[in-house]
Context: one part of a larger RNA
RNA sequence: UUGGGCGUAAAGCGUGCGCAGACGGUUUAACAAGUUUGGGGUCAAAUCCUGGAGCUCAACUCCAGUUCGCCUUGAAAACUGUUAAGCUAGAGUGUAGGAAAGGUCGAUGGAAUUCCAUGUGUAGCGGUGAAAUGCGUAGAGAUGUGGAGGAACACCAGUGGCGAAGGCGGCUCACUGGACUGGUAUUGACGCUGAGGUGCGAAAGCGUGGGGAGCAAACAGGAUUAGAUACCCUGGUAGUCCACGCUGUAAACGGUGGGUACUAGGUGUGGGGUCCAUUCCACGGGUUCCGUGCCGUAGCUAACGCUUUAAGUACCCCGCCUGGGGAGUACGGCCGCAAGGCUGAAACUC
Numbered sequence: 001u002u003g004g005g006c007g008u009a010a011a012g013c014g015u016g017c018g019c020a021g022a023c024g025g026u027u028u029a030a031c032a033a034g035u036u037u038g039g040g041g042u043c044a045a046a047u048c049c050u051g052g053a054g055c056u057c058a059a060c061u062c063c064a065g066u067u068c069g070c071c072u073u074g075a076a077a078a079c080u081g082u083u084a085a086g087c088u089a090g091a092g093u094g095u096a097g098g099a100a101a102g103g104u105c106g107a108u109g110g111a112a113u114u115c116c117a118u119g120u121g122u123a124g125c126g127g128u129g130a131a132a133u134g135c136g137u138a139g140a141g142a143u144g145u146g147g148a149g150g151a152a153c154a155c156c157a158g159u160g161g162c163g164a165a166g167g168c169g170g171c172u173c174a175c176u177g178g179a180c181u182g183g184u185a186u187u188g189a190c191g192c193u194g195a196g197g198u199g200c201g202a203a204a205g206c207g208u209g210g211g212g213a214g215c216a217a218a219c220a221g222g223a224u225u226a227g228a229u230a231c232c233c234u235g236g237u238a239g240u241c242c243a244c245g246c247u248g249u250a251a252a253c254g255g256u257g258g259g260u261a262c263u264a265g266g267u268g269u270g271g272g273g274u275c276c277a278u279u280c281c282a283c284g285g286g287u288u289c290c291g292u293g294c295c296g297u298a299g300c301u302a303a304c305g306c307u308u309u310a311a312g313u314a315c316c317c318c319g320c321c322u323g324g325g326g327a328g329u330a331c332g333g334c335c336g337c338a339a340g341g342c343u344g345a346a347a348c349u350c
Base pairs, nucleotide, nucleotide: 004321005320006319007304008303012318014200015199016198017197021193023191025087026086027085028084029083030082031081033080034079035076036075037074038073039072040071041070042069049065050064051063052062053061054060090190091187092186093185095182096181097180102176103175104174106172108170109153114148115147116146117145118144119143120142124135125134161168162167205246206245207244208243209242210241214240215239219235220234221233222232257317258316259315260314261313262312265295266294267293268292269291270290271289272288273287274286275285276284299306300305323350324349325348332343333342334341335340
């Protein structure tokens, strides 16, 4: 390779964009590359296969024959393909709307913590299971006023919203991306997937320069303990924050790749449309499109469970798996300032 798989047993790339490639709606015509079919040639002999014969059987030997493949020639035109001309149900553009913590940059607000100055005021404060280290008569803690600075945005807040994912939450100016809905104007298959490639990518970490309130690896001290390089307490530096650059990993999880179509329902909720009712608004009922939850039929599943947001029924494309350990290690290569990342074995052993 054939075959079987990938929610939890091994297995979905963290996630987009996209070259090549694979696959691809509908109608008509042409061609005949694939396809189907007929003829011819070839496929040395032996062997293989099928039928038969001969050694008493068999092995063995002998006879006859086909298949397959390739070449050539004729035919068919449903399907695939190619070419030409169309179509509008896929896809896009345009138009009218409403929704949203989508992104980037700037400005700004209040509460709180800490610190500084100052008023009042006096002996404790703080912390714990209990304490102590620590702070305080050089006036702390408490409380009032003023100021400085950094970081985060209570309530609203919601299995609510937005984003491809990572992720995004005070308010606001500017710039900017996407989705949804309604009519239907327009293009006319322009689509889907995507090896390589390329962009983005939490936290921690790294480089340069700022910033530093709170928190807090490391570190110091106090406790606990047999010990306590911990859990608890008092402090506290990197870091956490900003700008630019790097790193490229996570239980990057729905542990579930993307696309299309089909297959009972019920009940919430978010954004639109529409109909009914309502004097109008709000509320309500029906229906429809898109999202997000719960329950559940058929079906599937080893079970758990999944169930129109499938793990059901099918098709297309990509990625991945093949006993445990050794090991995501070694070696080599590529990338990185480094830390390390990506690719990724074997011996041996059970």
Molecule: small-subunit ribosomal RNA, central domain
Organism: Ectomis labriaris